[in-house]
Molecule: Bacterial large signal recognition particle RNA
Organism: Acetivibrio saccincola
RNA sequence: CCGUGCUAGACGGGGAGGUAGCGGUGCCCUGUACCUGCAAUCCGCUGUAGCAGGGUUGAAUUCCUUCUUAAGGCUUGUUUUUGUAAGGUCUGGCCUGUGUAAGUGGCAAUGAUGACCGGGUCCUACGCAACGUGACCCUAUGAACCCCGUCAGGUUCGGAAGAAAGCAGCGGUAAGUAGGCCCUCACGUGUGCCGUGGGAUAGCCUGGUUUGAGCUAACUGUACCGGUUCGCUUAUAAAUGCAAUGUCGAUGGAAGGUGCACGG
Numbered sequence: 001c002c003g004u005g006c007u008a009g010a011c012g013g014g015g016a017g018g019u020a021g022c023g024g025u026g027c028c029c030u031g032u033a034c035c036u037g038c039a040a041u042c043c044g045c046u047g048u049a050g051c052a053g054g055g056u057u058g059a060a061u062u063c064c065u066u067c068u069u070a071a072g073g074c075u076u077g078u079u080u081u082u083g084u085a086a087g088g089u090c091u092g093g094c095c096u097g098u099g100u101a102a103g104u105g106g107c108a109a110u111g112a113u114g115a116c117c118g119g120g121u122c123c124u125a126c127g128c129a130a131c132g133u134g135a136c137c138c139u140a141u142g143a144a145c146c147c148c149g150u151c152a153g154g155u156u157c158g159g160a161a162g163a164a165a166g167c168a169g170c171g172g173u174a175a176g177u178a179g180g181c182c183c184u185c186a187c188g189u190g191u192g193c194c195g196u197g198g199g200a201u202a203g204c205c206u207g208g209u210u211u212g213a214g215c216u217a218a219c220u221g222u223a224c225c226g227g228u229u230c231g232c233u234u235a236u237a238a239a240u241g242c243a244a245u246g247u248c249g250a251u252g253g254a255a256g257g258u259g260c261a262c263g264g
C1' cells in the first nucleotide's frame, strides 16, 4: 500500500414546555434520514443518560473535533387592531333643563311695556235650561174559573106566571205586555257664550282711560347645573408587525483527526 473479516460508531436534528436533571411520546421549525412494544392523571434513566427486542451499514465524501454560515424559537421593549374593566365631563361629541339677549325672525305709533278700573276664565250657594232615566198620561193588547156588566143554550125552584144561580160569547177593567209621550212630576250630571249672590286675585284672555318704545325667546350664539362610557385617558387580555440585547440553534461550507485481527 492492497484484500478479507470484525468492533467503536451511525441509521435525523433543533426550539419551547414539562422535569431535581436527562431523553422519549405530544406541540412547533427544518427536512426525508430502519422496524416493533411502552408513554402526559405520563414512559424510562441517573449525568455524558430513553428502556426492551430485531435489522442494515461500518473506518469513511457518511464517524469525531474546531471554525464559519444561518432557517427558526424564546426573553425584553414598542407600534397597530380587537375585547374587557374603570373614569362623566378630559372643557371632545350628543341630549334634557335653567338663564341671557349678541345675531336672525315675529309683534308693535292701527300703540310695546307699565299704572288704574271692569269683565271672563277659578271656587261656592240657589235657580233656570238642556240631556238621560223613570213616573203620570194616551193607544193597542190583556182574566177558561178564584174581577164587573149583560148573560144565548142548558140547570134549579114553581101548577103556571115568572124567579134564581150562572158556563160559553160579547163589552169593560186589574196585574202584566208592547208602542207613543205635546204637557206635568221625580231623580241625576265632566251638559250651559244662562241668571242672582258671595269668595279668591298667582297666572291667562279681554274692554276702557292714561303714559309713550319696546316686547318675545322660535332658530343661531353664549353661561351654568345635570345625564350619557360615543370619542378620549388609564389598566388588563389576545393577535399582528418592527427594532435591539441576550440565549439555544437545524442546515450548508472549510480544515484536521481516526480502532482491531488475519493474509499478501
Base pairs, nucleotide, nucleotide: 001264002263003262004261005260006259009057010056011055012030013029014028015027020046021045022044023043024042034054035053036052037051038050063257064256065255066254067253068252072248073247074246076243077242078241080239081238082237083236084235085234086233087232090231092230093228094227095226097224098223099222100221102220103219104218105216106215107214114210115209116208117207118206119205120204121203122199123198124197125196126195127194128192129191130189131188132187133186134185135184137180138179139178140177141176147172148171149170150169155164156163157162